[in-house]
RNA sequence: AGUGCCGUAGGCAAAUCGGUUAAGCCGCUUGUCUUUCAAACAGGUGAUUGCGGGUUCAAGUCCCGUCGGCACUA
Numbered sequence: 001a002g003u004g005c006c007g008u009a010g011g012c013a014a015a016u017c018g019g020u021u022a023a024g025c026c027g028c029u030u031g032u033c034u035u036u037c038a039a040a041c042a043g044g045u046g047a048u049u050g051c052g053g054g055u056u057c058a059a060g061u062c063c064c065g066u067c068g069g070c071a072c073u074a
Base pairs, nucleotide, nucleotide: 001073002072003071004070005069006068007067010026011025012024019057027045028044029043030042031041032040050066051065052064053063054062
């Protein structure tokens, strides 16, 4: 330098051929229980989907650019 894959919440991680309010687990937090903690139980909580544009009635998803990570080739 080229090619491919990946980037979604504090962490992990789904989302069919582009469609409805972007799931879930952990975490955090409130309460109950307990002498207290933990556990358990009942609630609550967080995302402009790496960033910037484009296409579309509609984009996490398609297109272009760009940043970062990994692998391969030279």
This is a predicted structure of a 74-nucleotide RNA (transfer RNA) from Symploca sp. SIO1A3.
The RNAcentral record of the sequence draws on ENA.
Rfam family: tRNA. About the family: Transfer RNA (tRNA) molecules are approximately 80 nucleotides in length. Rfam classes the family as a transfer RNA. Rfam links the family to the GO term triplet codon-amino acid adaptor activity.
Model confidence (mean pLDDT): 81 of 100.
RNAcentral records the identical sequence in 2 taxa.